[in-house]
RNA sequence: UGGGUCGGUGAGGUGAUCGCGACGUCACUUGGCGUCGAGGAACGUCCGGGCUCCAAAGGGCAAAAUGGUGGGUAACACCCACCCGGGGUAACCCGCGAGAAAGUGCAACAGAGAGUAGACCGCCACUUCGGUGGUAAGGCUGAAACGGUGGUGUAAGAGACCACCAGCAAUCGUGGUGACACGGUUGGCUAGGUAAACCUCAUUUGGAGCAAGGUCAGGCAGAAAGCGUUGAGGCGGCCCGCUUAGCUUUCGGGUAGACCGCUGGAGGGUAUCGGCAACGAUACUCCGAGAGAGAUGAUCACCACGCGCAAGCGAACAGAACCCGGCGUAUGAUCCGGCCCAUUCA
Numbered sequence: 001u002g003g004g005u006c007g008g009u010g011a012g013g014u015g016a017u018c019g020c021g022a023c024g025u026c027a028c029u030u031g032g033c034g035u036c037g038a039g040g041a042a043c044g045u046c047c048g049g050g051c052u053c054c055a056a057a058g059g060g061c062a063a064a065a066u067g068g069u070g071g072g073u074a075a076c077a078c079c080c081a082c083c084c085g086g087g088g089u090a091a092c093c094c095g096c097g098a099g100a101a102a103g104u105g106c107a108a109c110a111g112a113g114a115g116u117a118g119a120c121c122g123c124c125a126c127u128u129c130g131g132u133g134g135u136a137a138g139g140c141u142g143a144a145a146c147g148g149u150g151g152u153g154u155a156a157g158a159g160a161c162c163a164c165c166a167g168c169a170a171u172c173g174u175g176g177u178g179a180c181a182c183g184g185u186u187g188g189c190u191a192g193g194u195a196a197a198c199c200u201c202a203u204u205u206g207g208a209g210c211a212a213g214g215u216c217a218g219g220c221a222g223a224a225a226g227c228g229u230u231g232a233g234g235c236g237g238c239c240c241g242c243u244u245a246g247c248u249u250u251c252g253g254g255u256a257g258a259c260c261g262c263u264g265g266a267g268g269g270u271a272u273c274g275g276c277a278a279c280g281a282u283a284c285u286c287c288g289a290g291a292g293a294g295a296u297g298a299u300c301a302c303c304a305c306g307c308g309c310a311a312g313c314g315a316a317c318a319g320a321a322c323c324c325g326g327c328g329u330a331u332g333a334u335c336c337g338g339c340c341c342a343u344u345c346a
Stems, first nucleotide, its partner, number of pairs: 001342008012303007020037007039317001043328002046326005051209004058240004063205005068082005083097001084095004098200002103198002105194002120139002122135005147165006166190002168187008213260004222251006233243002267286008305314003
């Protein structure tokens, strides 16, 4: 200098005038003053919770979700670190990462044969020349053909046997919390693929949801039928347990107001310590919208950012609705860095 790869930041500011909303304060004129007022994703509603209710939320089955190991967290399918496998020269990236000697299924075509597979060509022996027996080392087909190389042996061959190698199993040692890695010994054991197919194993899981749910005020009018006290009914399905005297349907009447939930939190910031890290602890400090058919705006001036010699031009995706931790998706401009590779110079 070029290329690559990983990460961080960022989403304008100030002032004036007018206009909205919340809170506080001063007045009681219905105003004055002060402070604050959409996001990095507020979107998706894909996960996890806090909270509320179902009297309480017990057990089991079914069903669903997750799937290497360890850690973080309120929890998670999230985050961090590591292991294994694959890609890449590398930095780095990817993984529906447990089990195929429990069972079932699937793999077109080709091929003799694709899972308790198999004899087409070939080789050997015999032959009445029709064939019979042996063989799976060589050849063919295929994505894949029951370990590989070399030898012994044989009628011809074959792990039938031997040496070395690979895999698998058992066992021992070293390192590691562990997944696992490295190494030794024995064994001729050679047991294809696929579970993002059904299945098996391990772990986890009540349901519904702020239109949840409460308080206050106000107002009306109950009637009939069926079931039920021998257990109907009791918020995904079934069973057990537990609990309760009501439950269901039809006709008819009243109400839709005000307040709470609703923003002080698993909260933010800084510093120190612990930890490879995610993160945690301690100390100090701050209070950042709470609307209610739904506020957060308009004008002017200046400054900042990017492009441009200048004049000037440009600024995306998009808007809180109980709250929080993640993931996914959309997206203007800016700048800052770590690492890898190549080339050149000192």